This is a predicted structure of a 104-nucleotide RNA (Guanidine-I riboswitch aptamer) from Paenibacillus allorhizosphaerae.

[in-house]
RNA sequence: ACUUAUGUUUUCUAGGGUUCCGCGAUUUCGCUCGAUCGGUCUGGUCCAAGGGAAAACGCACAGGUCGCGAACCUGUGACACGGAGGGACAAAAGCCCGGGAGGA
Numbered sequence: 001a002c003u004u005a006u007g008u009u010u011u012c013u014a015g016g017g018u019u020c021c022g023c024g025a026u027u028u029c030g031c032u033c034g035a036u037c038g039g040u041c042u043g044g045u046c047c048a049a050g051g052g053a054a055a056a057c058g059c060a061c062a063g064g065u066c067g068c069g070a071a072c073c074u075g076u077g078a079c080a081c082g083g084a085g086g087g088a089c090a091a092a093a094g095c096c097c098g099g100g101a102g103g104a
Stems, first nucleotide, its partner, number of pairs: 007057006015047002020044002022041001023038005059077007066069001079099001081102001085097003
């Protein structure tokens, strides 16, 4: 100095909060309905990983096959410490800024 596919999407998980549902409290003599409050409520819905998982598609390279097209098939694609601060939705986060700053 460089990081160009360190790609995109889908389904999940760790994790996250509290719009909605449920649950709990108050209100009532009690129940139902309603209202208010509570995530210091296990949960369903919801959000969710560059450094978590799987799959599909795609890209690069290598090899092979044939009808020789940049066609098809197979393989490989490693590694990855990390703030503070800010942003969104109801809200928060391992989300986004961000494989950022910085460190090594």
It matches the Rfam family "Guanidine-I riboswitch aptamer". About the family: This family represents a conserved RNA structure found upstream of the ykkC and yxkD genes in Bacillus subtilis and related genes in other bacteria. The function of this family is unclear although it has been suggested that it may function to switch on efflux pumps and detoxification systems in response to harmful environmental molecules. The prediction has a mean pLDDT of 82. Taxonomically the source falls in Paenibacillus (Bacteria, Bacillota, Bacilli, Caryophanales).